Context: one part of a larger RNA
RNA sequence: CAGUAGCAGCGAUAUUCGGGUGCGAACCCCGAAGGUCUGAAGGGUAAGAGUUCCUCGGCACUGCUAAUCAGCCGAGGGUUAGCCGAUCCUAAGUCCGGCCGUAAUUCGAACCGGACGAACGGGCAACUGGUUAAUAUUCCAGUGCUACCACGCACUGAAAGUCGACGCUUUGGAAACGGUUGAGCCGGGCCUUCGCCCGGUUGAAUCGGGGAACUCCGUGGAAGCCGUAACGGCACGAAGCGGAAGAAGCCCGAGACAACGAAAGUCAGCCCUAUCCAGAGCCCGUGAAAAGACGAGCGUGGUAUUCGUAUCGAGAUCCGACACAGGUACCCUGGCAGAGCAAGCCAAGACC
Numbered sequence: 001c002a003g004u005a006g007c008a009g010c011g012a013u014a015u016u017c018g019g020g021u022g023c024g025a026a027c028c029c030c031g032a033a034g035g036u037c038u039g040a041a042g043g044g045u046a047a048g049a050g051u052u053c054c055u056c057g058g059c060a061c062u063g064c065u066a067a068u069c070a071g072c073c074g075a076g077g078g079u080u081a082g083c084c085g086a087u088c089c090u091a092a093g094u095c096c097g098g099c100c101g102u103a104a105u106u107c108g109a110a111c112c113g114g115a116c117g118a119a120c121g122g123g124c125a126a127c128u129g130g131u132u133a134a135u136a137u138u139c140c141a142g143u144g145c146u147a148c149c150a151c152g153c154a155c156u157g158a159a160a161g162u163c164g165a166c167g168c169u170u171u172g173g174a175a176a177c178g179g180u181u182g183a184g185c186c187g188g189g190c191c192u193u194c195g196c197c198c199g200g201u202u203g204a205a206u207c208g209g210g211g212a213a214c215u216c217c218g219u220g221g222a223a224g225c226c227g228u229a230a231c232g233g234c235a236c237g238a239a240g241c242g243g244a245a246g247a248a249g250c251c252c253g254a255g256a257c258a259a260c261g262a263a264a265g266u267c268a269g270c271c272c273u274a275u276c277c278a279g280a281g282c283c284c285g286u287g288a289a290a291a292g293a294c295g296a297g298c299g300u301g302g303u304a305u306u307c308g309u310a311u312c313g314a315g316a317u318c319c320g321a322c323a324c325a326g327g328u329a330c331c332c333u334g335g336c337a338g339a340g341c342a343a344g345c346c347a348a349g350a351c352c
Base pairs, nucleotide, nucleotide: 015033016032017031018030019029020028034352035351036350037349042332043331044330045329048312049311052310053077054076055075056074057073058072062070063069082145083144084308085307086306088122089121093116094115095114096113097112098111100108101107126143127142128141129140130139146304147303148302149301150300151299152298153297161294162293163292167282168281169280170279171278172277173276174275178271179270180269181268182267183266184201185200186199187198188197189196190195202259206254207253208252209251210250215244216243217242218241219240224234225233226232260265283287318327319326334346335345336344
């Protein structure tokens, strides 16, 4: 030059006050108030990333400002499995070899053989509590279970059969978890009293027993009865009565005065789902395979290798050149009300 250029943007229009730390604080920590998210911006995972996890020490870089903070820099620490997954099985399919052809092949249809191919199919044995700054169905405590090996007892039946093993639509029954209503008990808050409000009232795998429907057997003997939500059933034997086998994350007992809780640590009703059972309809579509299991004991002792396991999983750890309003698979999902996973408001939890 010059109080000049400018007062656009800084990627959810939610922050404010007090205190702390510090050379330094709008944005780091603590407290209070106020807000945001509710089929999510909460909780658990896959792919992918690869140390970003935790702690200590830093602020030259990165961070759209600042920074005492950090997914940044430096150092150290952290991922523990017979029972979670890979590993096993086969699927569409892939690869290799054989056979034959050719002078020859890195070539070739069929056929034959071998291997591979699912961390969402099949298969298979673990639950509860505690613990770390950071791991946990992995460590620890308690209580279980599986396979194989050895020994002992029992047994000589062992392989026929059954399961694995399956479509879509719809209907009925049983029914945890969860929710809700009422009562009892325990604790807390408000209150002069009466009373009102809030929270809790827990407890697994596993083992043993029970267990409806359907089916079958015996009995019975219906000429019109029986029965369903519906279709229906019956002298080729209905109803009735008795029996066999028979489901669940169902019920009861053990597990377990173990654990958890400061304490109480009970009962009844209703709603809905997972899960289990059963029926009906539809098809010019008929809805995998194999391994394996059961069939087919008991006890004691021993063994159980390898790989994954931290963290993010997203309006900052992934893909988009970025801490990018984009994209990205699955599971759980409370209350008020509601047909509803809609829209709205609020818990738990998370965030500003």
About this RNA:
This is a predicted structure of a 352-nucleotide part of an RNA (large-subunit ribosomal RNA, domain III) from Halobaculum litoreum. The prediction has a mean pLDDT of 82. Taxonomically the source falls in Halobaculum (Archaea, Methanobacteriati, Halobacteriales, Haloferacaceae). Rfam family: Archaeal large subunit ribosomal RNA. Gene Ontology terms of the family: ribosome and structural constituent of ribosome.